The RNA shown here (Bacterial RNase P class A) has 411 nucleotides and comes from a Paracoccaceae bacterium.
RNA sequence: UCAGACGGCCGGAUGGCUGCGCGGUAUUCUCUUCGGAGAAGACGUGAGGAAAGUCCGGGCUCCACUGGGACGCGGCGCCGGGUAACGCCCGGCCGGGGAGGGGUUCGCCCCGAACCCGAGGGAAAGCGCCACAGAAAACAGACCGCCGGGCGGAGGGAGAUCUCCAACCGGCAAGGGUGAAACGGUGGGGUAAGAGCCCACCGCGCCCCCGGCGACGGGGGCGGCGCGGCAAGCCCCGCUGGGAGCAAGGUCGAAUAGGGAUGGCUGCGGUUCAGGCCGCAGGGGCGUUCCAGCCCCGCCAUCCGGGUAGACUGCGAGAACCGGUCGGCGACGGCCGGUCCAGAUGAAUGGCCAUCUAUCCUUGUCUUCGAACAAGGGGGACAGAACCCGGCUUACAGGCCGUCUGACGCC
Numbered sequence: 001u002c003a004g005a006c007g008g009c010c011g012g013a014u015g016g017c018u019g020c021g022c023g024g025u026a027u028u029c030u031c032u033u034c035g036g037a038g039a040a041g042a043c044g045u046g047a048g049g050a051a052a053g054u055c056c057g058g059g060c061u062c063c064a065c066u067g068g069g070a071c072g073c074g075g076c077g078c079c080g081g082g083u084a085a086c087g088c089c090c091g092g093c094c095g096g097g098g099a100g101g102g103g104u105u106c107g108c109c110c111c112g113a114a115c116c117c118g119a120g121g122g123a124a125a126g127c128g129c130c131a132c133a134g135a136a137a138a139c140a141g142a143c144c145g146c147c148g149g150g151c152g153g154a155g156g157g158a159g160a161u162c163u164c165c166a167a168c169c170g171g172c173a174a175g176g177g178u179g180a181a182a183c184g185g186u187g188g189g190g191u192a193a194g195a196g197c198c199c200a201c202c203g204c205g206c207c208c209c210c211g212g213c214g215a216c217g218g219g220g221g222c223g224g225c226g227c228g229g230c231a232a233g234c235c236c237c238g239c240u241g242g243g244a245g246c247a248a249g250g251u252c253g254a255a256u257a258g259g260g261a262u263g264g265c266u267g268c269g270g271u272u273c274a275g276g277c278c279g280c281a282g283g284g285g286c287g288u289u290c291c292a293g294c295c296c297c298g299c300c301a302u303c304c305g306g307g308u309a310g311a312c313u314g315c316g317a318g319a320a321c322c323g324g325u326c327g328g329c330g331a332c333g334g335c336c337g338g339u340c341c342a343g344a345u346g347a348a349u350g351g352c353c354a355u356c357u358a359u360c361c362u363u364g365u366c367u368u369c370g371a372a373c374a375a376g377g378g379g380g381a382c383a384g385a386a387c388c389c390g391g392c393u394u395a396c397a398g399g400c401c402g403u404c405u406g407a408c409g410c411c
Stems, first nucleotide, its partner, number of pairs: 001407010012356007020046004025041001027040005048382001052393002055391005060245004073241005078092005093120001094118004100111004121236002126234002128230003143176002145172005152165005184202006203225001204223008249313004259304007266281006282297005320339008357380001360377006
């Protein structure tokens, strides 16, 4: 210089006027049962990086549960670490991609940076599935083709016989073709043609050694190879999991209507000096009186209890934030110092104006034609707490900063 690829941060600024929520108020005013309550003023404070989706993990609360095991259901799944915990994060391993590089029989093959992607345990326990195309999709199989034999036929030749076609029989799986995938790959030998039939390398399986905490990597030996893919199908293995949620839960608790307790409420008789006590009759409604029948279980006062409306609480000092330092590759952790940072409940955090501003548009000027300068105009994304945290995911105008890798050139 060119090319490629990642990460972090910010999310308009200042001032004025005017509203709203919350807080404590030594100020003022009003009310008061003198405990206090209310209003005003001034002061302080008042959304986010995602407050969102409510997907995952926790705190907290209530309910359930003696402990252990088995079975069933759900979740998770390479290895190591971080964390209160996680399906999150960090580091690593393996596989796929990847600029580029190397080899080549020019068909391809091998290596591979930063970085990106991977539900990444087990397919040699068992079952199941593999569309279309294709001969064949898993105890293999043969359409074209290749090779051997060859009924028969055609042609040449005087003839011996030669050439060609070819029913049918047999061998093969190299080449073509199908497919997402074809029963190891490439090269050589071999053969009638072929084939792990044999050999070398690669791959695969088993064993051993070395390195690593481990996933795994490297090397050696043996075996011609017996083992296609799918577990986001059943399944197997390992780990793990009670339920519901702040409308959780707690405290106080009006009127009305239920519930309970106590006392009183009608008449007659007995008894007592009296208060009172005892006994009997139930009482009310169906227009009125009596009888019969039917229906209801009183009325008043005081007190108690549950509970509704409502009020208060839960409710913000915390796995908190900022700075420094130490340990760690890192996620993160320890220590020291400092700070206090929204709490609404029909739900506050708003509106207007001025100046400026990232940036955009128009016009003009220039001696530098890259832009700069001058004047005028426009000019702010996604979105908004509701018990609280840690993550993930999704939305987002515009801006700022940083890192890594490769190629070439120069020092």

About this RNA
Its Rfam family is "Bacterial RNase P class A". By type it is a ribozyme. From the family's description: Ribonuclease P (RNase P) is a ubiquitous endoribonuclease, found in archaea, bacteria and eukarya as well as chloroplasts and mitochondria. The coordinates come from a structure-prediction model, not an experiment, and the mean pLDDT is 75. The sequence was found by an Rfam model in a public genome assembly.